Model confidence (mean pLDDT): 76 of 100.
A computed fold for a 100-nucleotide RNA from Psychromonas marina, annotated as Purine riboswitch aptamer.
NCBI's taxonomy places the organism under Bacteria, Pseudomonadati, Alteromonadales, Psychromonadaceae, Psychromonas.
Rfam family: Purine riboswitch aptamer. Rfam describes the family as follows. Riboswitches are metabolite binding domains within certain messenger RNAs that serve as precision sensors for their corresponding targets. For this family Rfam cites "Structure of a natural guanine-responsive riboswitch complexed with the metabolite hypoxanthine" (Batey et al., Nature, 2004). The family is grouped with related families in Rfam's "Purine riboswitches".
The sequence was found by an Rfam model in a public genome assembly.
[in-house]
RNA sequence: CCCGCUCCAUAUUUAUUGAACUGUAUAUCCUCGGUAAUUCGGUCCGAAAGUCUCUACCACAAAACCUAAUUUUGUGACUACAGUCCAUUCUUUUCUAACA
Numbered sequence: 001c002c003c004g005c006u007c008c009a010u011a012u013u014u015a016u017u018g019a020a021c022u023g024u025a026u027a028u029c030c031u032c033g034g035u036a037a038u039u040c041g042g043u044c045c046g047a048a049a050g051u052c053u054c055u056a057c058c059a060c061a062a063a064a065c066c067u068a069a070u071u072u073u074g075u076g077a078c079u080a081c082a083g084u085c086c087a088u089u090c091u092u093u094u095c096u097a098a099c100a
Base pairs, nucleotide, nucleotide: 017087018086020084021083022082023081024080025079026056031047032046033045034044041066042065050057058076059075060074061073062072063071064070
């Protein structure tokens, strides 16, 4: 001086966007307060609770019931987190073809 191995410290940097699907949570559920209507009706407002959870907590249809009170069933999501998969963006490498 060069190469290899090991350890430590510091610095630097391509991976973007979207769709679909699956899983978990939550059962689009439950409990109250006030309010409105009355078989051509059965509404609206608010609170609490539920999730290792932000948000949401409704719509439509069918059936039942009605003593003032609504009930049952069916179909359909959003949101949070995790995963799979497809496409796309960027970077690098390889191969092929054309031209110089």